[in-house]
RNA sequence: AUGGAGAGUUUGAUCCUGGCUCAGGAUUAACGCUAGCGGUGUGCCUAAGGUAUGCAAGUCGAGGGUGUUUCUUCGGAAAUGCCCGGCAGACGGCUGAGUAACGCGUAGAAAUCUACCCCAAACUCGGGUAUAACUCAUCGAAAGAUGAGACAAUCCCCGAUAGUCUCGCAAGAGUAAAGCUCCGGCGGUUUGGGAUGAGUCUGCGUCCUAUCAGGUAGUUGGUGGGGUAAAUGCCUACCAAGCCUAUGACGGGUAGCUGGUCUGAGAGGAUGAUCAGCCAGACUGGGACUGCGACACGGCCCAGACUCCUACGGGAGGCAGCAACUAGGAAUCAUGCGCAAUGGGCGAAAGCCUGACGCUGCGACACCGCGUGAAGGAAGAAGGUCUUCGGAUUGUAAACUUCUUUUGUUGGGGAACAAGUUCUGAGUGUACCCAACGAAUAAGUGCCUGCUAACCACGUGCCAGAAGCAUCGGUAAUACGUGGGGCACAAGCGUUAUCCGGAUUUACUGGGCGUAAAGAGAUACGUAGGCGUCCCAAAAAGUUUCGUGUCAAAUUUCUUGGCUCAACCAAGUCUAGGCACGGAAAACUCUUGGGAUUGAGGUAAGUAGAGGAGAGGGGAAUUCCUGGUGGAGCGGUUAAAUGCGUUGAUAUCAGGAGGAAUACCAAGGGCGAAGGCACCUCUCUGGACUUAACCUGACGCUAAGGUUCGAAAGCGUGGGGAGCAAAACGGAUUAGAUACCCGUGUAGUCCACGCCCUAAACGAUCCCUGCUAAACGUCUGAUAUUCGUAAGUUUUUCUCGACUUGUCGAGGAAGGUUUUACGUAUAUUGGGUGUUACAGCUAACGCGUUAAGCAGGGCGCCUGAGGAGUACGGCCGCAAGGCUAAAACUUAAAGGAAUUGACGGGGACCCGCACAAGCAGUGGAGCGCCUGGUUUAAUUCGAUGAUCCACGAAGAACCUCACCUGGGCUUGAACUGUAGCUGCACACUCCAUGAAAGUGGAGGAGCCUUCGAGGGUGCUACAGAGGUGCUGCAUGGCUGUCGUCAGCUCGUGUCGUGAGAUGUAGGGUUAAGUCCCACAACGAGCGCAACCCCUAUCUAGUGUUACAAUUACUCUAGAGACUGCCCUGUUAUAACAGGGAGGAAGGAGGGGACGACGUCCAGUCAUCAUGUCCCUUAUGUCCAGGGCUACACAGACGCUACAAUGGCCAAUACAAUGGGUUGCCAAGCGGUGACGCGGAGCUAAUCCCAUCAAAGUUGGUCUCAGUUCGGAUUGCAGGCUGCAACUCGCCUGCAUGAAGUCGGAAUUGCUAGUAAUCGCGAAUCAGCGAGUCGCGGUGAAUACGUUCUCGGGUCUUGUACACACCGCCUGUCAAGGCACGGGAGUCGCUCUUGCUCGAAGUCCCCUUUUGGGGCCGAAAGCUAAGGGUGGCGACCAGGCUUAAGUCAUAACAAGGUAGCCGUAGGGGAAUCUGCGGCUGGAUUAUCUCCUU
Repeated sequence: AUGGAGAGUUUGAUCCUGGCUCAGGAUUAACGCUAGCGGUGUGCCUAAGGUAUGCAAGUCGAGGGUGUUUCUUCGGAAAUGCCCGGCAGACGGCUGAGUAACGCGUAGAAAUCUACCCCAAACUCGGGUAUAACUCAUCGAAAGAUGAGACAAUCCCCGAUAGUCUCGCAAGAGUAAAGCUCCGGCGGUUUGGGAUGAGUCUGCGUCCUAUCAGGUAGUUGGUGGGGUAAAUGCCUACCAAGCCUAUGACGGGUAGCUGGUCUGAGAGGAUGAUCAGCCAGACUGGGACUGCGACACGGCCCAGACUCCUACGGGAGGCAGCAACUAGGAAUCAUGCGCAAUGGGCGAAAGCCUGACGCUGCGACACCGCGUGAAGGAAGAAGGUCUUCGGAUUGUAAACUUCUUUUGUUGGGGAACAAGUUCUGAGUGUACCCAACGAAUAAGUGCCUGCUAACCACGUGCCAGAAGCAUCGGUAAUACGUGGGGCACAAGCGUUAUCCGGAUUUACUGGGCGUAAAGAGAUACGUAGGCGUCCCAAAAAGUUUCGUGUCAAAUUUCUUGGCUCAACCAAGUCUAGGCACGGAAAACUCUUGGGAUUGAGGUAAGUAGAGGAGAGGGGAAUUCCUGGUGGAGCGGUUAAAUGCGUUGAUAUCAGGAGGAAUACCAAGGGCGAAGGCACCUCUCUGGACUUAACCUGACGCUAAGGUUCGAAAGCGUGGGGAGCAAAACGGAUUAGAUACCCGUGUAGUCCACGCCCUAAACGAUCCCUGCUAAACGUCUGAUAUUCGUAAGUUUUUCUCGACUUGUCGAGGAAGGUUUUACGUAUAUUGGGUGUUACAGCUAACGCGUUAAGCAGGGCGCCUGAGGAGUACGGCCGCAAGGCUAAAACUUAAAGGAAUUGACGGGGACCCGCACAAGCAGUGGAGCGCCUGGUUUAAUUCGAUGAUCCACGAAGAACCUCACCUGGGCUUGAACUGUAGCUGCACACUCCAUGAAAGUGGAGGAGCCUUCGAGGGUGCUACAGAGGUGCUGCAUGGCUGUCGUCAGCUCGUGUCGUGAGAUGUAGGGUUAAGUCCCACAACGAGCGCAACCCCUAUCUAGUGUUACAAUUACUCUAGAGACUGCCCUGUUAUAACAGGGAGGAAGGAGGGGACGACGUCCAGUCAUCAUGUCCCUUAUGUCCAGGGCUACACAGACGCUACAAUGGCCAAUACAAUGGGUUGCCAAGCGGUGACGCGGAGCUAAUCCCAUCAAAGUUGGUCUCAGUUCGGAUUGCAGGCUGCAACUCGCCUGCAUGAAGUCGGAAUUGCUAGUAAUCGCGAAUCAGCGAGUCGCGGUGAAUACGUUCUCGGGUCUUGUACACACCGCCUGUCAAGGCACGGGAGUCGCUCUUGCUCGAAGUCCCCUUUUGGGGCCGAAAGCUAAGGGUGGCGACCAGGCUUAAGUCAUAACAAGGUAGCCGUAGGGGAAUCUGCGGCUGGAUUAUCUCCUU
């Protein structure tokens, strides 16, 4: 010290930013459903709209006048009305319209008044005349008014008195009073004081707006005068020109303020009901009177609106008091009782009055409390619901047994509240107590997908509906509706609205600004402001501390107490904290004074530089002009064309003109605040840095507003104009092409002067100061040292000269010392500019002494996305436009960084009959077959990009069969069970009818038995059958495809906040994620390979259906091949590759089976199985006939050909796989033949198909032709199968003899025993193929290679894609809806100023006290002006949204012309083009830097 919780939603997933939403509490609440009781509170938030009726302020006879009534002991007493008079009606009660103000809060102040009350002192004397009620009269409908007359007072007036009162310097002057009486007193006047209450002034605090920036003439001050209870421009005359304001004046909007209340951990935020304090208001506006007090809620006057009465002449009224009515509204009560209590007014008092107040009533409106029973009770009842049919659940719940009586009903008793002697109780026969009765009278609401506690069934079928957010619903909905069950709270429960919280989402506590929103283009100059080095001293404003006063009560906290508890009420009590005053301290800040030098500046000497302005000069190149040479093209593009050129281009040479820009040097090199700055020279000029440590002595930093500068484009005026080039024109491209490409070309680009003021004006990074590891570059200084060169000095030595003989002078050479200059190198130290990187920071990317690190000072800016940097307003501009800058409305996201995929008309590497190289084809013809389409009664259904289309179908004449037409049956053609009947299988025969199925009829044999029955047939009934009916997007199974591609994953570890990464990126190699090396990875799994089958060689054995042997063949078991050996290649010696030997076979020997994780919601409900749905005298089932075989056409796959490498004829050689008893079928015979007769053999290494072949070989013929090619079509005659060949089979013979002469665009297969070519067999099958599946025979060509096409794999890169490019997405146009802007105008509201008129009224003047005049003055009017604001508005503009509309395809990949920013022009539209800028551009190359 008692106090702080989060969740859902952007994504394929992640982290962050950021909004939206939810869970909590609260309410003067309302609505929906429901409802037993009590206590305490509370109840027009809207129309300060309008109000019928009643009540809410009276009282006093002890001030006075005058009537009436009652009683009387006639003395009087009492009650009551009216009037004069006094006090009170300024309180109490209500409301919150106005008010942004000394209104309120708080703390103070001086220039005031205060009835009633208290204290003190003094006085209370003498006169006077009016008037109401009343009487009489008059007017009026009324309200009321007028005239005359009489009279009183505590009414009024005069006089006297006068002190402490007032004025005055003083002298002096001025001003009072009221009586009544029961004789006790109650009053009256003056003065002073107190108390209470009120008025005034001041400091501080008190909402939003600058798209309100200037306001103010009584305004600011002074003097005189007036005025007030009182200070003051409060008022007035004059004088001065002040006063307020970015610390927000003035204006606009909104609002009563506070104690408090709600929320919150707090700081805060919101709020101002009830209660309390203050203010303001009383139908609206103005005004005064009376009074102590008002400019007066239930008083007056005037004006206005409204309502009411009226005899139309005139009058009356004010519920924002209590009830009540009406209206408005989602919504807020009784026309109650009482003065018993508390309080108030009057009164001496009794007392009267009191809708203040005390009570009651109504409302679940709120809070609090109680109850609707308690204990036992399993047959786990019935019923409901679900079900896997077993059961589970509702559920001890009920029933039933025992008990209790809060509550309820009845009966009995019965308070306190009363003080102050008696009396007095609205509430009230209330609270409370006792007794009796009897579980008796008492449970709902919301929710149940997640957040968020709680799940099943049925119905529905993107419908109906739900929803706070995310979302749910398209036939299996825990999300809709209902039922059952459950959860939560409970006399309430939900919904709606509002506030705070969560939201650190305005961040003081406690946020940010490189890329998410956010650093102004620069911050150059600099104002206000903020902040500011060291030392000494003072002072004490800030600061700290102590004390005093105050911050009303209530509330809140805490502790007690009283209602049975609680709510509620009462008593006591604590602390921050605010303000004021008075002390104390002096570290820090401020202030004052004095000093200092390190910040800052100056001085001196130097250094580098595209810093700026002006003037002059130069060369290269383009274009043009002139001349020469020359002679046909040039130019341009992917390709072209427009264009130029025989009037001579292009090319080339010479000369000239003119304008613009300044190659190389040149470098992320330099300078500048930024924009920006580049040939050379000169002049003027700004800044920076270094060294010295001489001077000044904090002079500093930042900087709102302000000033200045500010690329390109653009504008104005005047020049200039070579090249380039918006617009424009032409040529292409294209579906179009207002573009990209090409040819021309004007503004402009250039200069001078003046504007404009914006850019991706970027380092997307504000300025200043300090601190915090390193390493390497580069530019420019300084210092020290080394070396070199040059010059000088000095010394040693040599020569010469002079002489005093060892000194001096001159000269040369060598060496040394030393100085200076230049250069070089090294080290140190400054100032710039770069790269890498530690710590640290960051959401990550990244930043990292040039910070985005750690701190300090100052400024600017941000707060979801869109609308929108837009509208309106203002300022600036010649214009274009710029600066400032919203809202309505729409929406649940928008966004940043990074990850994994996918994709790219991105990149690198690799593979594949993928291309290339070849061979043979298809596409053209005829025919076969399938499909589409069409047709049809039906042409059954499915498959239908690759991955359908000779596919399901290994074989539709009937059957098949599902389709159509017609005819039948209905527990059925087939299956199971139960019950009943029949009574034994109904074999069989016959008749009628019929196309058959069937229908109708006649006859008739007949099982077993333990006599119970069993089994079974038929019929009937019921359960149920049946369905090639639907859904392959409910499914299983099976299958296709990527793809036999080399991939797909896991464990542990490590890295990362995380999604994820690593492993599985590197270097080699392979068919291969195959293997090797390396490596924060180490291992493992599914795939690859191998194991399996066939085959090539050999060995051994075995077998053969028969002459024997070998060979051959069959079967079985083995051997063999492993880079094992040799050489070479690399430097890694490895893996591997190339070559060789041996071998039948060599680097996987050849072939097959085998198909990872997964993708395509791939295919199949018609093989089969199966959920749900559907049909049930039919969508089932039986039968006959038809159809699936149609035929203007189109496509896929095949066959046969077009011929001589051939056709035909003759002769002749060589296989393998298979099949066969309902079968294969020999020999023989017949037939031209299909075939027939025949019957041997064979259940098969034996016999047969089957002499098994054909191509081949040999010989002959044909001779290039629509043929001796080709065989379609058609006719005739036959054969075979089969109940049956018409629709609709195959074959044979004879005859006929189409098209077709090698096939357009395009396209398919194949790499070796392969393609091509040749025949043979089998399955299905009664029969039927050109198809399918197998078998062997003959047997090639080519591969340089990976640029391109297609597909795939790995790595990398970009991305706005993730349904993943068949993606995403932009704008116009058309249509509906919504809100908003402009708008000719029009209609209001409000404010200001001016003018006119001017009520009541105050004040002033005149006056006969009747009236008149004047200043001011509300309202009204204006044919006055202006500001602000709102409604409507033809039409116009843009915005948002909506179902699948139209036109394009601008952006995202290099998005197919990189994109974007500013500006200008153009265009249906997205947009295009020019100029300048940016990288937030891919790819490639070079340079720089880093690592090794």